[in-house]
RNA sequence: GCGGGUAUGGUUCAGUGGUAGAACGUCUGGUUGCCAAUCAGAAGAUGGGAGUCCGAUUCUCCCUACCCGCA
Repeated sequence: GCGGGUAUGGUUCAGUGGUAGAACGUCUGGUUGCCAAUCAGAAGAUGGGAGUCCGAUUCUCCCUACCCGCA
């Protein structure tokens, strides 16, 4: 340099063109003499830009970061 792949809460992963979920973690409360465990609740995310579309996290293009292959 060329080609391919990945990017989603703090972490690990789902997901779909129509208001984005789970587990663990965090916070608050209950339970307990205290802690742990457990129960209830809450906060928290689609890498950046542009395009298509009534509507984009999803489709297309570019950029960025990382991974793989070729040279």
The RNA shown here (transfer RNA) has 71 nucleotides and comes from a Minisyncoccota bacterium.
Its Rfam family is "tRNA". Gene Ontology term of the family: triplet codon-amino acid adaptor activity.
The sequence is in RNAcentral, with records from ENA.